A computed fold for a 92-nucleotide RNA from Glutamicibacter protophormiae, annotated as SAM riboswitch aptamer (S box leader). Of the family's consensus pairs, 96% are formed in the model. The sequence was found by an Rfam model in a public genome assembly. Its mean pLDDT, the model's own confidence on a scale to 100, is 86.
RNA sequence: ACACCAUCCAGAGCGACUGAGAGACCUGGCUCGUUGACGUCGCAGCAACCACCCGAUAGCGGGAUCGGUGCUAAGGCCAGGACCGAUGGAGA
Numbered sequence: 001a002c003a004c005c006a007u008c009c010a011g012a013g014c015g016a017c018u019g020a021g022a023g024a025c026c027u028g029g030c031u032c033g034u035u036g037a038c039g040u041c042g043c044a045g046c047a048a049c050c051a052c053c054c055g056a057u058a059g060c061g062g063g064a065u066c067g068g069u070g071c072u073a074a075g076g077c078c079a080g081g082a083c084c085g086a087u088g089g090a091g092a
Base pairs, nucleotide, nucleotide: 002091004089005088006087007086008085013043014042015041016040017039021032022031023030025081026080027079028078029077044072045071046070049068050067052063053062054061055060076084
């Protein structure tokens, strides 16, 4: 890189470093940003996909949060678009 399944209107921020753009892509809006955004790192937190426990068992329901991911402005920021994207799981 590929094809499959599930989810995407809930929830959860501080510090340090950096320094100009950022909110995936296109068009149009809107918003965030030198009162330091975006990003990286640390700590904290949220959630509960996997793993774990209990009960059913064909899909499922409940619990817990030590572990593997993920996430912590605004509905995936909004509308339209497209071999849309993101995350997890299980494959090849």